[in-house]
RNA sequence: AAAAUCCCCGCGGGAGAGACCGGGUCCGGACUUAGAAAUCCGGAUUCGGCGCCGAAGGCGCAACCGCCCCGGAAACGCUCAGGCAAAUGGACCGCGUGGGACUU
Numbered sequence: 001a002a003a004a005u006c007c008c009c010g011c012g013g014g015a016g017a018g019a020c021c022g023g024g025u026c027c028g029g030a031c032u033u034a035g036a037a038a039u040c041c042g043g044a045u046u047c048g049g050c051g052c053c054g055a056a057g058g059c060g061c062a063a064c065c066g067c068c069c070c071g072g073a074a075a076c077g078c079u080c081a082g083g084c085a086a087a088u089g090g091a092c093c094g095c096g097u098g099g100g101a102c103u104u
Stems, first nucleotide, its partner, number of pairs: 002104002005101004009096005018050001020049011051084003057080001058078003064072003
């Protein structure tokens, strides 16, 4: 100095499953009224209930791998967590001037 691999950073793509049911609180609007209450609509938030998803994370088994005492290990499984309109998140894939580690 170059190349490959891994990690970080930036950009793009990125699935599945109830905009569920009921209660409380708050905000806005409609109706009404002297003013309110009640009722209706929309939104936010919280509690409870049932159903469901699997691609943050976590856990489990194991093909397989290794230095074979033992250890590593999935897109498989479990759903603790997370999620079920949009948004956010999202394993994984691609691209990128870069930064770091390791090997040749």
Model confidence (mean pLDDT): 76 of 100. A computed fold for a 104-nucleotide RNA from Allobosea lathyri, annotated as Glycine riboswitch aptamer. The source organism's lineage runs through Bacteria, Pseudomonadati, Hyphomicrobiales, Alloboseaceae and Allobosea. RNAcentral holds the sequence, with entries from Rfam.